[in-house]
RNA sequence: UUCCAUCUUCGGGGCAGGGUGAAAUUCCCGACCGACGGUGAAGAACCCACUUGGUGUUCUAAGUCCGUGACCCGGGAGGCCAUUUUUGGCCAAGCGGUGGACCUGGUGAGAAUCCGGGACCGACAGUUACAGUCUGGAUGGGAGAAGAUGUAG
Numbered sequence: 001u002u003c004c005a006u007c008u009u010c011g012g013g014g015c016a017g018g019g020u021g022a023a024a025u026u027c028c029c030g031a032c033c034g035a036c037g038g039u040g041a042a043g044a045a046c047c048c049a050c051u052u053g054g055u056g057u058u059c060u061a062a063g064u065c066c067g068u069g070a071c072c073c074g075g076g077a078g079g080c081c082a083u084u085u086u087u088g089g090c091c092a093a094g095c096g097g098u099g100g101a102c103c104u105g106g107u108g109a110g111a112a113u114c115c116g117g118g119a120c121c122g123a124c125a126g127u128u129a130c131a132g133u134c135u136g137g138a139u140g141g142g143a144g145a146a147g148a149u150g151u152a153g
Base pairs, nucleotide, nucleotide: 002152004150005149006148007147008146009145010144017029018028019027031133032132033122034121035068036067037066038065042060043059044058045057046056047054048053063120064119072097073096074095078091079090080089081088082087102118103117104116105115106114124136125135126134
């Protein structure tokens, strides 16, 4: 340093102000938010060279580029409960499905990521009235992150 096993900890943000109304953080004006891994021409620090250089190292860097996760649907290893022992009920891993949104100008050898401008997107259930932002499932799950111990190379 890599792989594997076990364990521990961590692991999501957001309607200010106003309008209508009996009622809306749900409608309208407007405001605000952006999970995880990868990529990455930007930035910072360091390193080498030292003349404006470098195909060097590390860290940070995309909501709409490639994937992942949550929700939902299917399926069901398996588990729990009851039972007239044959069934019934509940929970449910791997797995499969579904799964939103970007144009434009600039620079440049090169832009899906940089700079400027303008757009767009956002599970389910609930609600005196339609929700990305409120409440709830959720003191849950989770992509994954960091660390510890052990085996092997």
Molecule: FMN riboswitch aptamer (RFN element)
Organism: Pontibacillus yanchengensis Y32